Context: one part of a larger RNA
RNA sequence: CUGGGUGUAAAGGGUGAGUAGCCGGUUAUUUAAGUCAUAAGUGAAAUCCUUGGGCUUAACCCAAGAACUGCUUAAGAAACUAAAUAACUAGAGUAUGGGAGAGGCAGGCGGAAUUCCUAGUGUAGCGGUGGAAUGCGUAGAUAUUAGGAGGAACACCGGUGGCGAAGGCGGCCUGCUGGACCAAAACUGACGGUCAGUCACGAAAGCGUGGGGAGCAAACAGGAUUAGAUACCCUGGUAGUCCACGCUGUAAACGAUGAGUGCUAGGUGUCGGGAUGAGAGUCUCGGUGCCGCAGCUAACGCAAUAAGCACUCCACCUGGGGAGUACGUACGCAAGUAUGAAACUC
Numbered sequence: 001c002u003g004g005g006u007g008u009a010a011a012g013g014g015u016g017a018g019u020a021g022c023c024g025g026u027u028a029u030u031u032a033a034g035u036c037a038u039a040a041g042u043g044a045a046a047u048c049c050u051u052g053g054g055c056u057u058a059a060c061c062c063a064a065g066a067a068c069u070g071c072u073u074a075a076g077a078a079a080c081u082a083a084a085u086a087a088c089u090a091g092a093g094u095a096u097g098g099g100a101g102a103g104g105c106a107g108g109c110g111g112a113a114u115u116c117c118u119a120g121u122g123u124a125g126c127g128g129u130g131g132a133a134u135g136c137g138u139a140g141a142u143a144u145u146a147g148g149a150g151g152a153a154c155a156c157c158g159g160u161g162g163c164g165a166a167g168g169c170g171g172c173c174u175g176c177u178g179g180a181c182c183a184a185a186a187c188u189g190a191c192g193g194u195c196a197g198u199c200a201c202g203a204a205a206g207c208g209u210g211g212g213g214a215g216c217a218a219a220c221a222g223g224a225u226u227a228g229a230u231a232c233c234c235u236g237g238u239a240g241u242c243c244a245c246g247c248u249g250u251a252a253a254c255g256a257u258g259a260g261u262g263c264u265a266g267g268u269g270u271c272g273g274g275a276u277g278a279g280a281g282u283c284u285c286g287g288u289g290c291c292g293c294a295g296c297u298a299a300c301g302c303a304a305u306a307a308g309c310a311c312u313c314c315a316c317c318u319g320g321g322g323a324g325u326a327c328g329u330a331c332g333c334a335a336g337u338a339u340g341a342a343a344c345u346c
Stems, first nucleotide, its partner, number of pairs: 003318004007300002012314001014201004021194003025088007033081002035077002038074005049065006091191001092188003096183003103177007110154001115149007125136002162169002206247006215241002220236004258313006266291011295302002319346003328339004
């Protein structure tokens, strides 16, 4: 390399849109590029293979045959692929009518709680822990009542509930806006699938500029614990957490399971829609869970949301360490990210 693989052993790209490429529904006709069959030419010799022969045998040598799986040409075949033309509706999409949703963006509003400020009541403690201490408090704290300021997050509902491609999304209202689902079957007529490169999105932390800062809290300080304690516990506390704009581009970005299509026992929840029924219910489409047969699996387990049976396309793996390192290149303000070895060693 071929092959064999990728839930947990090495291995699915973080996610999507989509170009080239690869693959692609039904019917008819035509062409004959692929394909198939026939014939001819060529495919040097040696080598390889088969048979026979020559050196005492073998190696070696000689002869004949086969082979040289290829290329070209001629006249053919038309099932499949391809191309062209015409048509279809089962894939895909559009229009129509519906209901569901923390999908996104912007603006406004609300209550509970924490903290702080002001004032009243009130007096010696409060706080904290395993126990303490640091800390706060007679300059009146903690507690309690009233008023005010400000920031962040939205208890209950709340649910193996919902939505989104993923990251993710949760108080209420309004505006703008994306997608999915169901019904019926009007329209288009294969318009489809996947996707190297490319582009876009992408938690947290981090970075730049300007705001904001209640609570929490890396760093830091103090008190404890301890043999020590650069920790765990306690009292404080700055970046940060929040907002706007820009950058970064990584995660156990996980279902550790790429996308699409078809097929293959059932049972039981739940969410959205439809049909039917007086109702209980039954049937059906789409999601989301649990259990389970066949089958698969090294086992665990998976099992119509497959890890089963098949097909198409992409990505990736090939012993451990060295190493996601070095070097080079690209990107980045930096931090770093992407790509990604070898020597050596077991």

Notes
Predicted 3D model of a 346-nucleotide part of an RNA (small-subunit ribosomal RNA, central domain) from an uncultured bacterium. The full RNA is in RNAcentral, with records from ENA.